This is a predicted structure of an 87-nucleotide RNA (Glycine riboswitch aptamer) from Thalassobacter sp. 16PALIMAR09. RNAcentral records the identical sequence in 2 taxa. Lineage of the source: Bacteria > Pseudomonadati > Rhodobacterales > Roseobacteraceae > Thalassobacter. The RNAcentral record of the sequence draws on Rfam and Ribocentre.
RNA sequence: GCGCAUCGCACGGGAGAAUCUGCACCCGCAGUGCCGAAGGAGCAACCGCCCCGGUAAACUCUCAGGCCCAAGGACCGUGUGACGAUA
Repeated sequence: GCGCAUCGCACGGGAGAAUCUGCACCCGCAGUGCCGAAGGAGCAACCGCCCCGGUAAACUCUCAGGCCCAAGGACCGUGUGACGAUA
């Protein structure tokens, strides 16, 4: 000095599912129905010290969250900061 990976920040993109019923007039509350891409939980192969345990997801469950808009949003791209392996 370059610097896989990892984390943070900024910008851009970013799906799904009733604006149903009642109350209210606060764009809220409750009920029912529904959605999965915040978060959370669960499991295979495989591995182990083999009773049992470790260990994945965009899969599954919907606790949470969400179902006009807004906000949020896994993930992707660009930039940047931190840290840093190997050569």